[in-house]
c-di-GMP-I riboswitch aptamer from Paenibacillus donghaensis, 92 nucleotides, folded computationally. Its mean pLDDT, the model's own confidence on a scale to 100, is 83.
RNA sequence: UUUAUUCAAAGGCAAACUACUUGAAAGAGUAGGACGCAAAGCAAUGGGCCUAAAGAUGCCAACAAGGCAUUCAUGGCUGCCAAGCCGCCAAG
Repeated sequence: UUUAUUCAAAGGCAAACUACUUGAAAGAGUAGGACGCAAAGCAAUGGGCCUAAAGAUGCCAACAAGGCAUUCAUGGCUGCCAAGCCGCCAAG
C1' cells in the first nucleotide's frame, strides 16, 4: 500500500405512523418520527413486484350520460434480488 474479516472511533441514512402538498392510482416531496441499514449512497441495465388515467374489448343502461369487468405501461418501487459506479474509518 492492497485485499478479506472483526473490534472500535467519527459520523450518516430513515421504516411504520402523523400533518401538508402532488398524482387517476401505484407512488413521490417537505416536516415530525425511528423499524432498522456497512452502502438503506447513486442509478430503472436485467429480473421481479405495484398501479391502470388514456386506449382496446365486452356487459348493464339505452335519447344518452354514466357504471362494471377484462387487457395493456408509455406510470412507479433501488429499504425486492442481481449486475454497474462512487465512498468513511480500520487496532488485531